A computed fold for a 78-nucleotide RNA from an uncultured Blastocatellia bacterium, annotated as transfer RNA.
The coordinates come from a structure-prediction model, not an experiment, and the mean pLDDT is 81.
Rfam family: tRNA. Rfam classes the family as a transfer RNA. Its family is annotated with triplet codon-amino acid adaptor activity in the Gene Ontology.
RNA sequence: GCGAGCAUAGCUCAACCCGGUCAGAGCACUUGACUGUGGAUCAAGGGGUUGCGGGUUCAAAUCCCGCUGCUCGCCCCA
Numbered sequence: 001g002c003g004a005g006c007a008u009a010g011c012u013c014a015a016c017c018c019g020g021u022c023a024g025a026g027c028a029c030u031u032g033a034c035u036g037u038g039g040a041u042c043a044a045g046g047g048g049u050u051g052c053g054g055g056u057u058c059a060a061a062u063c064c065c066g067c068u069g070c071u072c073g074c075c076c077c078a
């Protein structure tokens, strides 16, 4: 350089294919209960520009374009 894949909560991931319910789960975190303390368990709660910009649409995490970052493969040079 060429091609492909990925980017959603602090972490790991669903939802994307086939646009439409309030953007969800587990872990973590906070508070409370329990406990001699802690852990575990139980209850409640907080936390999201869905990588960035643009387009299509009544409606975009989802479709299209560009960019950025990461991963893999191929090519070139040494």
Stems, first nucleotide, its partner, number of pairs: 001074007010027004020058001029045005051067005